[in-house]
Context: one part of a larger RNA
RNA sequence: CGCAGGAGAUUUGAGGAGAGCUUUCCCUAGUACGAGAGGACCGGGAAGGACGGACCUCUGGUGUACCGGUUGUUCCGCCAGGAGCACCGCCGGGUAGCCAAGUCUGGAUGCGAUAAGCGCUGAAAGCAUCUAAGCGCGAAGCCAACUCCAAGAUUAGAUCUCCCAUCCCGAUUCGUCGGGAGUAAGGUUCCCCGUAGACUACGGGGUUGAUAGGCCGCAGGUGUAAGUCCAGUAAUGGAUUCAGCUGAGCGGUACUAAUAAACCGAGGA
Numbered sequence: 001c002g003c004a005g006g007a008g009a010u011u012u013g014a015g016g017a018g019a020g021c022u023u024u025c026c027c028u029a030g031u032a033c034g035a036g037a038g039g040a041c042c043g044g045g046a047a048g049g050a051c052g053g054a055c056c057u058c059u060g061g062u063g064u065a066c067c068g069g070u071u072g073u074u075c076c077g078c079c080a081g082g083a084g085c086a087c088c089g090c091c092g093g094g095u096a097g098c099c100a101a102g103u104c105u106g107g108a109u110g111c112g113a114u115a116a117g118c119g120c121u122g123a124a125a126g127c128a129u130c131u132a133a134g135c136g137c138g139a140a141g142c143c144a145a146c147u148c149c150a151a152g153a154u155u156a157g158a159u160c161u162c163c164c165a166u167c168c169c170g171a172u173u174c175g176u177c178g179g180g181a182g183u184a185a186g187g188u189u190c191c192c193c194g195u196a197g198a199c200u201a202c203g204g205g206g207u208u209g210a211u212a213g214g215c216c217g218c219a220g221g222u223g224u225a226a227g228u229c230c231a232g233u234a235a236u237g238g239a240u241u242c243a244g245c246u247g248a249g250c251g252g253u254a255c256u257a258a259u260a261a262a263c264c265g266a267g268g269a
Base pairs, nucleotide, nucleotide: 001152005163006162007161008160009159010158011157015149016148017147018146021049022048023047024046025045026044027043033038051106052105053104054103055102059100060099061098062097066093067092068091069090070089071086072085073084074083075082076081109144110143112142117137118136119135120134164268166181167180168179169178170177171176186264187263188262189261190206191205192204193203194202211257212256213255214253215252216251217250218249220246221245222244227240228239229238230237231236
């Protein structure tokens, strides 16, 4: 920009894409078959492998904004307690998120059409012949089915709901036509954000508000803070103390910030 008014939702599916794998074992059955050795079709069931998708309850990884330990050094006047630097100084753990080695899950199915192939009926050609007319069976393949995208599918679809048919100017064959202005439903800008994300887009929220931050509570993490007291000459240990601290998680609460406002947007050939 189009989809012959303007919007907000929900959809149909032309068409396109993806997926499509496979092993072993058990039963049938040591049956059919075979002198034996061996050993099935058909049908049913169970475990896997690789590959794909989703997820984070579990097992773990990461987790340079969490907690602890510790070395050297500088500084906070000293002690104590801390801070900076040294690869996050090094080391031990670790929430959310992300992730796999973890968890769940997929390959189904079809009295659809077929290939090779196997047939039925059957002439040409008194026979024969699956083929010439006609009819049937028959693949991991084709089609459908399954998952995803999808009406720019210009053949531009469908359904539901909302807004109304106002003014001005110029033409006019007086039927209307062209242009413009404020608006309606609605939308956007702007702002607070994240389940989204390079930007954009998408999604949530904007005081009639829990959108983010703060604060409060909880979960989870770390592992028992500082200070004081006690024991010990001291290093240190014990008590107060399952303490103290705590990023992203869950909930609550308008304290802070989403203020205020502006713009766009139909009149139906």